[in-house]
Molecule: small-subunit ribosomal RNA
Organism: hydrothermal vent metagenome
């Protein structure tokens, strides 16, 4: 002190996560020891059993048991029973004191409970001090005795007794009371004679009650509340004030500073966190309060309305003889239950304190110790030093080593800890005596490394990585997010980090988070300014002076318990714990002092505010009067066939006369031009003219009041447009509605009609994107340049022009300022007053309540759930059915086609034992393939084969190699026979071949979405980008944009950019003119021509235009003129484009097979579709004859000439050629003649015969020959292509591959040789710039909403159940008062009986709240569902805001306003 996470990337707002600290903790996983502390947070939920308050014989009385002594008696001769006498003195009792302290536990309580400050009208047992007394007297009564009742509990009845129990008398003081005479009240004795007790008074200390000012949750979806209620008088009552209680007057009292009421909660020192301010807590420990199973209530008593007393109710729980009785662990243990969870039914009174006593002493689950629990804190401890063959394992590898690891092993050493043996405390005090813990702590000795490591984590945040397994599976997971076959993120293992007797995880609270902000936020677009204005109550307020002294400052004084915290010292070995001492302690209360500034008071004062005259500009507003131009109707004329409408139509008007045209008229609503960044008005909003009343502004002029101001919760008025109620009105527009179109639909958009509406009066409604998305108001802080009111100065006769002031309106701009855009004197800048508002999105401005409305609805305003984002400004791109400006056979002019036929080829489909596999929009399809009869070959089928067809190594045997059977389809198997080679130290060794063995060969098998390479498009389209500057927080611009030009990011100019790079030209190759040189196989010879060197073209030159450019048009001159033509060259980079079958490669996967070797088949089928082609339909033709003119290749397993045969394909023969020499003739064309417009003398498909050649082989399945056949077709819908000059057309040649060949293909050369282009409005790629964007997987984007299914939490909901607190009424237990009677007493009790008040509890009707409900609303979520297609671009009707109506949805649509 910060990180993650919204984008392709940026800055911002903004949620949500983490990393720290903390706990009375849980849980999972592990566990050696000790010290200190802590331990039911749930169910104030029930509780066995023990225990937790007794104690005095020095207050009484009585006086059992045992005891000693002595006697009897009966015998078991030492028991047992009885008397007596002594000392003793239990149990129960009567008195006193204590039990109101200790001890628990937080249910109730929002209150004088608490906390802290003050106060008094009181009371105080025991303790202290002072002061004065303590006389004589009585009568009951428990107990005990006897009778009795009950099962208990507990009781009655009669007789006896005693006291520091009780009762009156006396005496009397500084007591009380008092009409100031006076009246009234007391005691208890015990005694060892020492004293303790008692009475009364008064003081003291501590305790206790009452009042009192502050202070400390939430909720207004809780606004009124209250009759004993506020006050007085009087009584009554209390320790004691007092509506604490009553009777009477009075009619008050508290409350937006938050009453009532409702919800939760014990507060506090303190504790956790935090820099601190603060939030959070309120277990141990301390104070305080309140409570004892609910509820109520009194009694004693100094002190309770009393945890372990009484009473009564009520619920539960126990006994019982059923009649009646007992009980209250929130006391320490300890049990059930609840729960994720919280100890022993120990030990002692030694200590500290507490109760009774004189004391000794008892009593004290207070306390003191133990025990259990890793709960916490704290401290040790599980060795320590050497040791590399860096052991073995294991884990990872590139296979070499790396790494667990000095780790271990292994020598040495040591004994904290442990075992065991021995000794042994303090705590214990002013003598004596006493120790639970504890044989504990501690000490010494022996023993032996001996007994003692583990949780989490390793993708980022966050420190720490590879394997193997799995394969959106199965898991992880706090946020982001991992996982669909190479997962540092799943699960396991090595290794690693981190903490360690603990780690982890969940839960919680602070923290970070300036995400509520007082310190310290913020409202123009991110959430957020009230729609406007007046205006209460508060807030906050100009200048001078003087008093005061509430705030404010200072200073002293009290008080702020202790204990914590913080510092110093010291004590348990140290720390935790603990002693001590010392600081802190905000606050509060008193006094005292300043007088600056706030407040108050007083006097005053003119800047702020109003008033006052003079003037002035406006759609400010109400009301009435009125005025034209157009629209529709209506008459009436004129006048024919149409109008109207639209992208085009059609409904629809019209021959009953429309539209037009004119002319009269009715009526309703609006107000052109003027008109403007213009004016007025708080805002909404206002526009024809007149008049009439009316409200604000401004400017001058300085007369006058003298802060009289500002803002404004609450509240008031006022408030577009829809809409409502009511009545009038209705001309033109127009939701609904109706028809016509469009459309897959078309409930829309466009068209004809049309109803409320839209106007008026009056009431209502209160909203809008009510917007400047910017609240009023005060004040400072450059300026420039409009317009609108009103004025001032100079000058002028006068006006304008200059120059200036004040008030409003608008652009542009400095500083400032902003996340940016952007704002800037009319502020979003610097300040200051005061309102109002927001705090992640969605749910939702929604449900509920409540207020207002006639109704629509409007204000007010949650949750639960449910996502990690959701916004905002700005960036680069893509894309626009968005704009500009360019190019291109793009389209437009043209010239041939394709698509119609049959044939040829590929493709897809179907078929098949296979029809092997790849290629798919452009960018697949005469593509791989530049050539499938076998082979190719990968396919299928049947046959063998298994270290292999093929590579290395290893062991055997042979040289090798060649010949000849036999079986087979062949592959192979098997058999004989020739043959003995080369180097050599004579051991062997090389090639080769046959067997064997085992590592390995082998896969056109998988993945082109693991790769390389290498290739296609975009496209030969001009672009793509980089240093440095420079500008922005930044992403990122800039440059590269702009003006020209360009085939070009070509170039020039301009420029915060100045350079450079990959691209673009050019270099290269061919070709087109020349020169020189060479030169056989070309040539008689030049020339041609072959091929090496040069020359030539650079806008050089000239005009014209253009910026003295860049370059453009023209012109000469040349063989070529403006890159001369063609070609080779393909920038970044896009398509997860093709290729694992052209190689090559990871990984997988196969191994007697998915390898491999062989025969046949298949890759060539064939209703059908496409793409490419070649051939055609014919006279620009075909067939015959005859003739001319090419280029570029190839050739020795070849090209073949001549001759000869065959009609011919070809044969048969051999001449020439390793080629400028030989093979070697071009066709179209161009003479003649012929067909004469037909399916033909086109056209050649099919078919049928004979045939040639290749070749082991031609049937599947070749090619060409002759003969005969002669199909389809007579120029091809919709669409669709190529092509700009030697180009398209058309005509031939040639070569590769290759034995032949389905080639019409590819790829090469020549031959002849056009037609068009004024141009870019459209199509369709493409390039700059520019806008818009809610796309960036980038439009094949995003996305909305209805329906269907499944799940979640909620409104509502006929109702249901239960709970709270009142209120009204019924009832009244027990109890205090009070009264009434009897009987009684020394005096009270007591007894019978009533009445006030009163608790549970009944009863009524609301109220509040929870819970639950068939059904039933809408939300949210979930996969690749259905049904459009609303938004995001101008989203294909421009979106949204209020409002009203429709409609399956999205939405349409009608009014009014924004524009974002």
């Nucleotide at each position: 002190a910060g990180a993650g996470u919204u984008u392709g990337a940026u800055c911002c707002u903004a949620g949500c996560u983490c990393a720290g600290g903390g706990u009375g903790a849980a849980c999972g996983c592990u566990a050696g020891c000790g010290g200190u502390g802590c331990g039911c947070c749930u169910a104030a939920c029930a509780c066995a059993u023990g225990c937790a308050a007794g104690u005095c014989g020095a207050g009484c009385g009585a006086g059992a048991a045992a005891c000693u002594u002595u006697c009897u008696a009966g015998c078991u001769u030492g028991c047992u029973a009885g008397a007596a006498a002594g000392a003793a003195g239990a149990a129960a009792g009567c008195g006193g004191c204590g039990a109101a302290c200790g001890g628990g536990u937080g249910a109730g309580u929002a209150a004088c409970a608490c906390g802290u400050u003050g106060g008094u009208a009181u009371c105080u047992g025991c303790c202290c001090c002072c002061a004065a007394g303590u006389c004589a007297g009585g009568g009951a009564u428990a107990g005990c005795c006897a009778u009795u009742g009950g099962a208990a509990a507990c009781g009655a009845u009669g007789a006896u007794u005693a006291a520091u129990a009780c009762c009156g008398g006396a005496u009397a003081g500084u007591c009380u009371c008092u009409u100031c005479g006076g009246a009234g009240u007391a005691a208890a004795a015990a005694u060892u004679u020492a004293u303790u007790g008692c009475u009364u008074g008064g003081g003291g200390a501590g305790g206790a009650a009452c009042c009192u000012g502050c202070g400390g949750u939430c909720u207004a979806u809780c606004a009124g509340c209250u009759u004993g209620u506020u006050g007085g008088u009087g009584a009554g009552g209390u320790a004691a004030u007092a509506g604490c209680u009553c009777a009477c007057c009075a009619a008050g009292g508290c409350u937006a500073u938050g009453a009532c009421g409702g919800a939760u909660a014990u507060c506090u020192g303190g504790u956790c966190u935090g820099a601190g301010a603060g939030g959070a807590u309120g277990a141990u420990c301390a104070g305080a309060c309140a409570c004892a199973a609910u509820g109520g209530a009194a009694c004693u008593g100094a002190g309770a309305c009393a945890c372990g007393g009484u009473c009564c109710a009520u619920a539960c729980u126990c006994c019982u003889a059923c009649g009646g009785g007992a009980g209250g662990c929130a006391g320490c243990a300890g049990u059930g239950a609840g729960g994720a969870a919280u100890c022993u039914u120990c030990c002692g009174c030694a200590a500290u304190g507490g109760g009774c006593g004189a004391a000794a002493g008892c009593c004290u689950g207070a306390u003191g110790g133990a025990g259990c629990g890793a709960c916490a804190c704290c401290g040790c401890g599980u060795g320590a030093a050497g040791g590399a063959u860096g052991a073995a394992g294991g884990c990872c590898u590139u296979u070499u080593g790396g790494u667990u690891g000095u780790a271990a092993a292994c020598u040495u050493c040591u004994u904290u800890u442990c075992u065991g043996a021995g000794g042994g405390a303090a705590u214990a005090a002013a003598u004596g005596a006493u120790g639970a813990a504890g044989g504990u702590a501690c000490c010494u000795c022996a023993g032996g490394a001996a007994u003692a490591a583990g949780c989490a984590c390793c993708g980022g945040c966050u420190a720490a990585c590879u394997a193997c397994g799995u394969g959106c599976c199965a898991g992880c997971a706090g946020c982001c997010g991992c996982g669909g076959u190479a997962a540092u993120a799943c699960g396991u293992a090595g290794g690693g980090u981190g903490c360690a007797a603990g780690c982890g995880u969940u839960a919680u609270c602070c923290g970070g988070a300036a995400u509520u902000a007082u310190u310290g936020g913020g409202c123009g677009u991110a959430a957020a300014g009230g729609g406007u204005u007046c205006g209460u109550a508060g807030g906050c307020g100009g200048u001078u002076a003087a008093a005061u002294a509430a705030g404010u400052u200072u200073g002293u004084a009290g008080u702020u318990a202790a204990a914590u915290c913080u510092g110093g010292u010291c004590g348990c070995u140290c720390a935790a714990c603990g002693a001590u001492c010392a600081a802190c302690u905000c606050g509060c209360u008193a006094c005292a002092a300043a007088a600056a500034c706030u407040g108050u008071u007083u006097a005053a004062c003119u800047a702020g505010a109003g008033a006052a005259u003079g003037g002035u500009a406006g759609a400010g507003g109400c009301a009435a009067c009125u005025g034209g131009a157009a629209u529709u109707c209506c008459a009436c004329a004129u006048g024919u066939a149409g109008g109207g409408g639209u992208a085009a139509a059609a409904u629809c008007c019209g021959u009953u006369g429309a539209u037009a045209u004119g002319u009269g008229g009715a009526g309703g609503a609006a107000c052109a031009c003027c008109a403007a960044a213009a004016g007025c008005g708080a805002a909404g909003g206002c526009a024809g003219g007149u008049u009439g009343c009316u409200g604000g502004g401004c400017c001058a002029u300085u007369u006058c009041u003298g802060a009289c101001g500002c803002u404004g919760a609450g509240g008031a008025a006022c408030g577009a447009a829809a809409g409502c109620g009511u009545g009038g009105g209705g001309a033109g527009c127009a939701a609904a509605c109706a028809g016509g179109a469009u459309u897959a639909g078309a409930u829309a958009c466009c068209c004809u009609g049309g109803u409320a509406g839209u106007c008026c009066a009056c009431g209502c409604c209160g909203u809008a994107a009510a917007c400047g998305a910017u609240g009023a108001g005060a004040a400072c802080u450059a300026g420039g340049u409009g317009u609108a009111g009103c004025g001032g100065g100079u000058a002028u006769u006068g006006a304008c022009c200059c120059c200036u002031g004040c008030u409003g309106u608008g652009c542009c701009g400095a500083a400032g300022u902003u996340a940016a855009c952007g704002c800037a004197u009319u502020a979003a800048g610097u300040u200051c007053u005061c309102c109002g508002c927001c705090u992640g999105g969605g749910g939702a401005g929604u449900a509920c309540g409540g207020c207002c409305g006639c109704a629509a609805g409007g204000c007010u305003a949650a949750a639960a759930c449910u996502c990690a984002a959701a916004g905002g400004a700005a960036u680069u791109g893509a894309c626009g059915g968005g704009g500009a400006c360019c190019c291109g056979c793009a389209c437009a002019a043209g010239c041939g086609g394709u698509g119609g036929a049959g044939c040829a080829u590929g493709u897809g489909g179907u078929u098949u034992a296979a029809u092997u596999c790849g290629a798919c929009a452009a960018u697949a399809a005469g593509c791989g393939a530049g050539g499938a009869a076998c082979c190719u070959u990968a396919c299928c089928u049947g046959g063998g084969u298994u270290u292999g067809a093929c590579a290395u190594c290893c062991c055997g045997a042979g040289a090798a190699u060649c010949c000849c059977g036999a079986a087979g389809a062949a592959a192979u198997u098997u058999g004989g026979g020739a043959g003995u080679g080369c180097c050599g130290c004579a051991a062997g060794g090389a090639a080769c071949u046959c067997g064997g063995u085992g590592a390995c060969a082998g896969g056109u098998g998988c993945u082109g979405c693991a790769u390389g390479g290498u290739u296609g498009u975009c496209g030969u389209c001009a672009g793509c980008u980089c240093g440095u500057g420079c500008c922005u927080u930044g992403a990122g611009g800039u440059g590269u944009u702009c003006g020209g030009u360009u085939a070009a990011g070509u170039c020039c100019g301009u420029u915060a950019a100045c350079g450079a790079g990959c691209g673009c030209a050019a270099c290269c190759c061919a070709u087109g003119u020349c020169g020189u040189u060479a030169g056989u196989u070309a040539u008689u010879a030049u020339g041609u021509c072959u091929a090496a060197c040069g020359a030539g073209a650079c806008u050089g030159c000239c005009u014209u235009g253009g910026u003295u450019a860049a370059c453009a048009a023209g012109g000469a001159g040349g063989a070529a003129g403006g890159u001369g033509u063609g070609g080779a060259u393909g920038a970044c980079g896009u398509c997860a484009a093709a290729u694992c079958a052209g190689c090559a490669u990871g990984g997988c996967u196969u191994u007697u097979a998915c390898g491999u070797c062989u025969g046949g088949g298949g890759c060539u089928a064939c209703a059908c579709a496409c793409a490419u082609g070649a051939u055609a339909c014919a006279a620009u033709g075909g067939u015959a004859u005859g003739u001319a003119c090419a280029a570029a290749g190839a050739g020795c397993a070849g090209c073949a000439a001549a001759g000869u045969g065959g009609c011919g394909a070809c044969a048969c023969c051999u001449a020439g050629c390793u080629a400028a020499u030989c093979u070697u003739u071009a066709a179209a064309g161009c003479a003649u003649a012929u067909c004469u417009c037909a399916g033909u003398c086109c056209g050649g498909a099919u078919u049928g015969a004979a045939g040639u050649c290749u070749g082991a082989a031609a049937u599947u399945c070749g090619a060409c020959u002759u003969c005969a056949u002669g199909a389809a077709g007579u120029u091809g819908g919709a669409a669709u292509u190529g092509c700009u000059a030697g180009u398209a057309a058309u005509c031939g040649u040639g070569a590769a591959u290759c034995a032949g060949a389905u080639a019409u293909g590819u790829c090469a050369c020549g031959g002849u040789g056009a037609a068009u282009a004024u141009g870019u409005u459209c199509c369709u790629g493409g390039g700059u710039c520019u806008u818009g964007u809610a796309c960036u997987c980038a439009c094949c984007g995003c996305c909305c909403g209805u329906c269907a299914u499944g799940g979640c939490a909620u409104g509502g909901g006929a109702g249901g159940a239960g709970a709270u607190a009142a209120u009204a009424u019924u009832g009244g237990a027990a109890g205090c008062c009070c009264c009434u009677c009897u009987a009684g007493u020394a005096a009270u009790a007591u007894g019978a009986g009533g009445g006030u008040c009163c608790a549970u509890a009944g009863u009524a009707g609301g109220a509040u709240c929870u819970c639950u409900g068939a059904c039933u609303g809408g939300g949210c979520u979930a996969a690749a569902g259905u049904c459009g297609u609303a938004a995001c671009a101008a989203g294909g009707u421009a979106u949204c805001c209020g409002u009203a109506g429709g409609a399956g949805a999205a939405c349409c649509u009608g009014c009014g306003g924004a524009u974002g």